Large-subunit ribosomal RNA, domain I from Leotiomycetes sp. genotype 820 JMUR-2016, 465 nucleotides, folded computationally. Taxonomically the source falls in Leotiomycetes (Eukaryota, Ascomycota, Pezizomycotina, leotiomyceta). Its Rfam family is "Eukaryotic large subunit ribosomal RNA". A reference for the family is Yusupov et al. (2001), "Crystal structure of the ribosome at 5.5 A resolution", Science. The coordinates come from a structure-prediction model, not an experiment, and the mean pLDDT is 80.

[in-house]
Context: one part of a larger RNA
RNA sequence: GGUUGACCUCGGAUCAGGUAGGGAUACCCGCUGAACUUAAGCAUAUCAAUAAGCGGAGGAAAAGAAACCAACAGGGAUUACCUCAGUAACGGCGAGUGAAGCGGUAACAGCUCAAAUUUGAAAUCUGGCUCUUUUAGGGUCCGAGUUGUAAUUUGUAGAAGAUGCUUUGGGUGUGGCCCUGGUCUAAGUUCCUUGGAACAGGACGUCAUAGAGGGUGAGAAUCCCGUAUGUGACUAGGUGCUUUCGCCCGUGUAAAGCUCUUUCGACGAGUCGAGUUGUUUGGGAAUGCAGCUCAAAAUGGGUGGUAAAUUUCAUCUAAAGCUAAAUAUUGGCCAGAGACCGAUAGCGCACAAGUAGAGUGAUCGAAAGAUGAAAAGCACUUUGGAAAGAGAGUUAAACAGUACGUGAAAUUGUUGAAAGGGAAGCGCUUGCAACCAGACUUAGGCGCGGCCGAUCAUCUAGGGU
Numbered sequence: 001g002g003u004u005g006a007c008c009u010c011g012g013a014u015c016a017g018g019u020a021g022g023g024a025u026a027c028c029c030g031c032u033g034a035a036c037u038u039a040a041g042c043a044u045a046u047c048a049a050u051a052a053g054c055g056g057a058g059g060a061a062a063a064g065a066a067a068c069c070a071a072c073a074g075g076g077a078u079u080a081c082c083u084c085a086g087u088a089a090c091g092g093c094g095a096g097u098g099a100a101g102c103g104g105u106a107a108c109a110g111c112u113c114a115a116a117u118u119u120g121a122a123a124u125c126u127g128g129c130u131c132u133u134u135u136a137g138g139g140u141c142c143g144a145g146u147u148g149u150a151a152u153u154u155g156u157a158g159a160a161g162a163u164g165c166u167u168u169g170g171g172u173g174u175g176g177c178c179c180u181g182g183u184c185u186a187a188g189u190u191c192c193u194u195g196g197a198a199c200a201g202g203a204c205g206u207c208a209u210a211g212a213g214g215g216u217g218a219g220a221a222u223c224c225c226g227u228a229u230g231u232g233a234c235u236a237g238g239u240g241c242u243u244u245c246g247c248c249c250g251u252g253u254a255a256a257g258c259u260c261u262u263u264c265g266a267c268g269a270g271u272c273g274a275g276u277u278g279u280u281u282g283g284g285a286a287u288g289c290a291g292c293u294c295a296a297a298a299u300g301g302g303u304g305g306u307a308a309a310u311u312u313c314a315u316c317u318a319a320a321g322c323u324a325a326a327u328a329u330u331g332g333c334c335a336g337a338g339a340c341c342g343a344u345a346g347c348g349c350a351c352a353a354g355u356a357g358a359g360u361g362a363u364c365g366a367a368a369g370a371u372g373a374a375a376a377g378c379a380c381u382u383u384g385g386a387a388a389g390a391g392a393g394u395u396a397a398a399c400a401g402u403a404c405g406u407g408a409a410a411u412u413g414u415u416g417a418a419a420g421g422g423a424a425g426c427g428c429u430u431g432c433a434a435c436c437a438g439a440c441u442u443a444g445g446c447g448c449g450g451c452c453g454a455u456c457a458u459c460u461a462g463g464g465u
Base pairs, nucleotide, nucleotide: 027058028056029055030054031053038045042092068075069074079106080105081104082103089097090096110322111321112320113268123149124144125143127141128140129139130138131137132136158264159263160261161260162259164258165257166256167255168254169249170248171247172246173245175242176241177240178238179237180236181235182234183233184232188204189220190203191202192201193200205222206221207211213225214224215223273294274293275292276291277290278289279288300317301316302315303314304313357364358363377404380391381390382389383388
């Protein structure tokens, strides 16, 4: 001096792991917040503590275990329904607005912190490593932590002491229950006819706790799928429940409950409350909420629907928190049904519909379903450049040919008939023509039945002439 590595101090880049946004929004919670309207005008009022707007969740949300309701012989978290009641009350006491207790129901469930010295012992917890029976547990080592992690206690108490009595945890298998799936269960395709096809008509049967429904070449209980029995049987899974019965592990110097006591007993502050302003309410000398000013107590404090003082009584224990069900649900997902509509109806959309299209844009926004049982969707020939046509073929049908079931009307072409001076049309009357229905008559033909002829006609056989 170079290279590499470690450590220290800086700077930069990247990354494991974790978390949030955004959308949707029917129901829910919080904030913000009108006017149209009504008052037959309008200003308080009403619309309305609504709509629009903003924020935030969940399958529900919110509320919730009394600083409650009451005034009773008291009740006992919340929520929802019936009632209370269009009542009390509010209100230019006008228009209008408008609860709650009780009672009856639905559903029910209760709890946790802060505030105590475990003080003979931080007894608590994350993480690394390791082991195991691996959503967790055991061992070990750092770390967090005395500016306080655990245990105990929450006002209905409770702690401490005394005396005794009573009761116990976890895992796993099996059984039962529950939830979600799967599989399973009747009876003709017999004969005749029509038809392209029998699922139709006729004949003879069968099942039915099944004759709901759908499909199959036309109306199918009995051909197929299903349907009834059925809260059924069997079977698979479950992260679910269990005082069925076993097996394994652990626990006691433990935990919980009850009884007694001349022991102790901490309970939430710019909060309660007062004044004032705004808003809100049925809440009226102020129901709730918010701003500002003041601002507590501890035999205390709040409430007791008319302000204040004194007094008595009753009832709760605010200023911290969790909590299922009954309740809501024009969104999403999964099912079932219908005295609903049936393609100009019913959603705007039964179809490649918020599409095509319109508008600079916000926005607006249609029309459009059906061949046939089966494509068997017209081979082949022929004319034509082709399109198309003429034949041929498929079919029950092509007058069902992918402009396709049925195929109305206005309207158009073609063909036939009639009419045509006073527009056409209309009304009344009387004819003519054509056509249709019914009835009747004549002539001819065919068929069936009956009668007549009369010892006739005709025919056959024989004889005579």
The RNAcentral record of the full RNA draws on SILVA.